[in-house]
RNA sequence: CUUUGAAAAAGGCAAACCUGCUUGCAAAACAGGGACGCAAAGCCACAGAUCUAAGGCAUAACUUUGAUAGCUGGGCUACCAAA
Numbered sequence: 001c002u003u004u005g006a007a008a009a010a011g012g013c014a015a016a017c018c019u020g021c022u023u024g025c026a027a028a029a030c031a032g033g034g035a036c037g038c039a040a041a042g043c044c045a046c047a048g049a050u051c052u053a054a055g056g057c058a059u060a061a062c063u064u065u066g067a068u069a070g071c072u073g074g075g076c077u078a079c080c081a082a083a
Stems, first nucleotide, its partner, number of pairs: 002083004012038002017033004022029002036070001042076003046073003049068003055063002
């Protein structure tokens, strides 16, 4: 440097759910707890997908510039071990 993740070690992250004098129209985020899982469940909304709809429009419908990186692909970076 490349490939791989069977076993091991040091550690890491944290779903559902609960809580909240938090933010937001909402989706959701954030903080504390929690632990289903994760070898990139680290980072980036680039392509697709999904959620939301304050605003727009003409009530509805529709619609992102909002959101999801723990939906898939892609890009960047990285611990340990084995070959």
Source information
Predicted 3D model of an 83-nucleotide RNA (c-di-GMP-I riboswitch aptamer). The prediction has a mean pLDDT of 84. It matches the Rfam family "c-di-GMP-I riboswitch aptamer". Rfam links the family to the GO term cyclic-di-GMP binding. Rfam describes the family as follows. GEMM was predicted in a large-scale screen for bacterial structured RNA regulatory elements.